[in-house]
RNA sequence: GGGCGAGUAACUCAGUUGGUUAGAGUGCAUCCCUUACAAGGAUGAAGUCGGGGGUUCGAGUCCCUCUUCGCCCACCA
Numbered sequence: 001g002g003g004c005g006a007g008u009a010a011c012u013c014a015g016u017u018g019g020u021u022a023g024a025g026u027g028c029a030u031c032c033c034u035u036a037c038a039a040g041g042a043u044g045a046a047g048u049c050g051g052g053g054g055u056u057c058g059a060g061u062c063c064c065u066c067u068u069c070g071c072c073c074a075c076c077a
Base pairs, nucleotide, nucleotide: 001073002072003071004070005069006068007067010026011025012024013023019057028044029043030042031041032040050066051065052064053063054062
């Protein structure tokens, strides 16, 4: 330098052909239970979907660009 994949909650991930509220598990907070802790139960908070731009009535999803990480190939030494 070229190709491919990934970036969505604190963490691990899902998200269908662009459409009606952005979700799950773990974790966290409060409450119940317990003498207390753990386990269990109930409720809740937490996201401008990696940054920017574009297309569209409408973008996590499509297009361009930048960036971070991983894999493969090539080049130089």